Description
The prediction has a mean pLDDT of 84. A computed fold for a 72-nucleotide RNA from Candidatus Sungbacteria bacterium RIFCSPLOWO2_01_FULL_47_10, annotated as transfer RNA. Its Rfam family is "tRNA". Gene Ontology term of the family: triplet codon-amino acid adaptor activity. Taxonomically the source falls in Candidatus Sungiibacteriota (Bacteria, Bacteria candidate phyla).
RNA sequence: GGGCGGCUAGCUCAGUGGUAGAGCGUUCGAUUCACAUUCGAAAGGUCAUAGGUCCGAUCCCUAUGCCGCCCA
Repeated sequence: GGGCGGCUAGCUCAGUGGUAGAGCGUUCGAUUCACAUUCGAAAGGUCAUAGGUCCGAUCCCUAUGCCGCCCA
């Protein structure tokens, strides 16, 4: 320098055009003498950034950034 893949909650990841979810974690409550376990609830997201297409974009297109793999 060229090609490919990834970027979504604190962490690991779903989500193939119609206002974003799970598991774990955190907080609160119930249970217990207390802790653990279990159960219930809640908080937590500019969906990497900027443009474009579209009535509508996490999703499609373009550029950029970061990470990984391959080739030279």